Overview: A computed fold for an 877-nucleotide part of an RNA from Paraminabea sp. i YXL-2025, annotated as large-subunit ribosomal RNA, domain II. Taxonomically the source falls in Paraminabea (Eukaryota, Eumetazoa, Anthozoa, Coralliidae). It matches the Rfam family "Eukaryotic large subunit ribosomal RNA". For this family Rfam cites "Crystal structure of the ribosome at 5.5 A resolution" (Yusupov et al., Science, 2001).

Context: one part of a larger RNA
């Protein structure tokens, strides 16, 4: 001096609230309806992903799923405490009361460990006495360094608060002792290992010391028992519903399968075997005709028993197998009745895995049995806070675990720089990728040049030559093209170690079995000295311990990459999202762009937009662009190669007032019908050459033409005009290239000096972002012990709020028992309710009607305790 509280005084002003007036019938609440605008896919599951053409779900009421209980393990509470606790026994104890109470051994767990065991078994240091050794007695006694809250201390400084002041009370600095804990480095114990020395003692053997980079789940002034309740873990039916399968034991042959036994039934027709008879022939065997005769797993057919076919009818049937009308068989391996026999890994079987009571590639019932399920479904009130994972190792492991990670939760030790960091600088190390590099090593690779000597092939000369001269490769030199994931001198970015001080630097003793020639180092250990300035920045509270849920299908961009022709394909890396996640934009959209989210008010932007749908520019500025298929914004919902005398720019090379280009007009000749070829070829089928003269100028020919000629025309030249022209490449838009099945999509209507495309500018719309402000809620901090209560309150500041599996704390409410305390025939309870009210909710209260007898707060102790979903049950519709 400011600011804040508290008393008292005085004033103002706001709110609350009582009582009474007086205007108004409106404001303003609840509820329904109907309409228009806006936003808005159906829950509930498994999934990377669900509105899905994946599943389960008409509707409604009741019923319906993490329990008990034993053992373990951590934290928490309460009792006792070197002990605790009860089981058993006694004793008290009349119903209550098998209860409570009293006392006691035993017995658990804990007080000592170690070792395979015999066993051994948990500082020490001085003194005196007897005494060699070693024994007894006194006395002291639990180590050392760092780091360490708290405590104490008062000197100086500093702050702050009452006080005139002295002083008092708090805080900081200091200093001293250092709890509990950690780090370390000694000591005992056991157990190994080393060795040796001493004492008794004849030995064996016992005691006793010596040391050790070994070793223990040990000691080093106990912390444990018992109890209860939360969470986990495991057995158990173990949240709930669900198999296919196993096993024990019985009942079935009234259907059906097949054997016996002992009955029953089976039109009419055909064909015409054996024998027989009679004629005829034949010597005879015997044939041959004509008859009789009735054979047979023969034939037609009825009953009967079956069941082809319409793939009829029926098909919530008459009938869980029927019916019509066609079909097979019908004298037998026929059809059937009663009887009996064979029984479940069994039977029976003219065999089809048929049949064995609507059941058969192993019947039925009942029990083991609430059988197992790594699978599938389901799995019930609210709030607040925290908040993943689909990765590693490992498994007969890949639909799943255990194990690290990621989580939460319960602390606990310290607290403001002594620390810490997905950050930045300095300093110094690592390193062989990208890039470069091959006239550099290894690998590969092109193209000429020069060159002997060597080598090999070929050629010419020459008789040959170990001669010469030409060539081809190899090969040599010096050069050039072009490469490498397993090549390399050389070499980044980006990374990743460590350092940036007090546990440090200084100096000075002392110790040691190490080490030196040596009191030489080395290492450790005491004492000092140097303190906030202190060893870059820059931001932040940090350390640790116990325990644990879920999870282990992943999945998407950008950027690096492997494998594929490729992929909305397989496979990694780094980071970020989604998965869990809503808001604004992309018309639509898990994942692109902006940005995370209590509940509102205002005011701002971001991504994206401003014609109209549809908030907000028919703004400005300069290009360009016409399309009978225009175009119109990341992810993205496609368009190439090539081409356009379609426009607009560029380059770069020509012409051209010594008159270019265009446009009309003339001229366009001769050698010669060049030469070869040709059946022909006179410019012009076709090959090879392609001169020379005249001239302004005119190609041994640019086309057209002809059988070959001829004509025509070009180039070339000039006349008329009179001012810019051609070419060749290049890139903006625009066009071509460009076909597909309902009709159709710059999102839609439209849009043409845009409302296309490109390059600027200003304004301007809007999100849960970003600023202020109120209120909830969580979380930190920090103040207040003052006579009603409340410290689990009060007060005052600051920072936060997404979320699925999970996990944690607080509440709701339902049933039953104890206690308090209370409503109720003047009307509980339930029930209904377009009445009011509180609480974020979960759900409470009150009114009002019905209703007719019990019912409620609050503390507590219990628990068969909360429904939409299960193809959930059970009833109703």
């Nucleotide at each position: 001096g400011a600011c804040g509280c508290g008393u008292c005084g005085a004033g103002g002003u706001c709110g609350u609230u009582g009582a009474c007036g007086a205007c108004c019938a409106u404001a303003c609440g609840g509820c329904u309806c109907u309409a228009u605008c806006c936003g808005a896919c159906c829950c509930g599951u498994c999934u990377u992903g669900a509105a899905a053409c994946a599943c389960g779900g008409a509707c409604c009421a009741a019923g319906g799923a993490g329990u008990c209980u034993a053992a373990c393990a951590u934290g928490u509470g309460c009792g006792c405490g070197a002990g605790u606790c009860u089981c058993c026994g006694g004793g008290u104890g009349a119903u209550c009361g098998a209860a409570a109470c009293c006392c006691g051994u035993c017995g658990g767990c804990g007080c000592a460990a170690u070792g395979a065991a015999a066993g051994u078994a948990a500082a020490g240091g001085c003194g005196a006495c007897g005494u060699c050794a070693c024994g007894u007695c006194g006395c002291u006694g639990a180590g050392g360094u760092g780091a360490g809250a708290a405590g104490c201390g008062u000197c100086c400084c500093c702050c702050c608060g009452c006080u005139c002041g002295c002083g008092c009370g708090g805080g900081g600095c200091c200093g001293c002792c250092g709890c509990a804990u950690c780090a370390u480095c000694g000591a005992c114990c056991g157990a190994c290992c080393u060795g040796u020395u001493c004492u008794a003692c004849u030995c064996c053997u016992a005691g006793a010391g010596a040391g050790g980079u070994u070793u223990g789940a040990g000691u080093a002034a106990g912390a444990g028992c018992g109890c209860a309740g939360c969470u986990g873990u495991u057995g158990g039916g173990a949240c709930c519903c669900g198999a296919a399968a196993g096993a024990u034991g019985g009942u079935g042959a009234a259907c059906u399968a097949u054997g016996c036994c002992u009955g029953a039934a089976c039109a009419g027709a055909g064909u015409g075997a054996a024998g027989c008879c009679a004629g005829c022939g034949g010597a005879a065997a015997c044939a041959c005709u004509g008859g009789u005769g009735g054979a047979a797993g023969c034939u037609c057919g009825u009953a009967g028993c079956g069941a082809u076919u319409c793939u009829g009818a029926c098909g919530u049937g008459c009938a869980a197998a029927u019916c019509g009308a066609u079909c097979g068989u019908c004298g037998a391996a026929u059809u059937u009745g009663g009887g009996u026999a064979u029984a479940g890994c069994g039977g029976c079987g003219a065999a089809a895995g048929a049949c064995u009571a609507a059941u058969c590639g192993a019947a039925c019932c009942a029990u083991c049995u609430a059988g197992u399920a790594g699978c599938u479904g389901g799995u019930u009130c609210c709030c607040u806070c925290c908040g993943a994972a689909g990765u590693u190792u490992c498994c007969c492991u890949u639909a799943g675990g255990a194990u690290a990670g990621c989580u939460g939760g319960a602390g606990c030790u310290c607290g403001g720089a002594u620390g810490c960091a997905g950050u930045u600088u300095u300093a110094u190390c690592a390193g062989g990728u990208a890039a470069a590099g091959c006239g550099a090593a290894u690998g590969a690779u092109u193209a000429g040049a020069g060159g002997u000597c060597u080598u090999a092939g070929g050629g010419u000369c020459g008789a040959a030559a170990u001669g010469g001269c030409c060539u081809u490769a190899a090969c040599c030199u010096a050069u050039u093209c072009u490469c490498a994931a397993a090549c390399u001198u050389u070499a980044a970015a980006u990374u990743g170690g460590u350092a940036a001080g007090a546990a440090g630097u200084c100096c000075g003793a002392c110790u040691u079995g190490c080490u030196c020639g040596a009191c030489u180092g080395a290492a450790g250990c005491c004492a000092g000295a140097c303190a906030c300035u202190c060893g870059a920045a820059u931001g932040c509270g940090a350390g640790u311990u116990c325990u644990u849920a879920g999870u282990g299908g992943g999945c998407c961009a950008u950027u690096u990459u492997u494998g594929g022709u490729a992929a909305g394909c397989a496979g990694a890396a780094c980071u970020g999202g989604c998965g869990a996640u809503g808001c604004g934009g992309g018309a639509u959209g898990a994942a692109c762009c902006g940005a995370a989210c209590g509940c509102c008010g205002c005011g701002u932007u971001a991504a994206g937009g401003u014609g109209c749908c549809c908030a907000a520019g028919u703004c400005g500025a300069c290009g360009c662009u016409c399309a009978u298929c225009a175009g119109a914004c990341c992810c993205c919902a496609c368009a190439a190669a090539a081409g356009g005398u379609g426009u607009u720019g560029g380059u770069c090379g020509a012409u051209a007032c010594u008159g270019a280009c265009a446009g009309c007009a003339g001229g366009a000749c001769g050698g010669u019908g060049g030469c070869c070829a040709u059946g022909g070829a006179a410019g012009u089928c076709g090959g090879a050459a392609u001169c020379c003269g005249c001239u302004a100028a005119g190609g041994a020919g640019u086309g057209u033409g002809u059988a070959a000629c001829a004509a025509c025309u070009c180039a070339c030249c000039u006349g008329c005009c009179g001012a810019a022209u051609c070419g060749a490449c290049u890139a903006g838009c625009c066009c071509u290239g460009a076909a597909a099945a309902u009709g159709g999509a710059u999102g839609g209507c439209g849009c043409u000096c845009a409302a296309g495309c490109g390059u600027c500018g200003c304004a301007c719309c809007u999100a849960u972002a970003c600023g202020c402000g109120g209120c909830c809620g969580u979380c930190g901090c920090g103040g207040c012990a003052a006579g009603g209560c409340g410290a689990g309150g009060c007060c005052a500041c600051g920072a936060c709020g997404a979320g699925u599996a999970g996990g944690a704390g607080g509440g709701c409410g339902c049933g039953g028992g104890g206690g308090u305390c209370g409503u109720g025939a003047c009307g509980c309870a339930g029930c209904c309710u377009u009445u009011g009210g509180c609480g974020c909710g979960a759900g409470c209260c009150a009114g009002g009607g019905u209703g007719a007898a019990a019912c409620g707060g609050c503390c507590u102790c219990u628990g068969g305790u909360g429904c939409a979903g299960a193809u959930c049950u059970u009833g109703g519709u």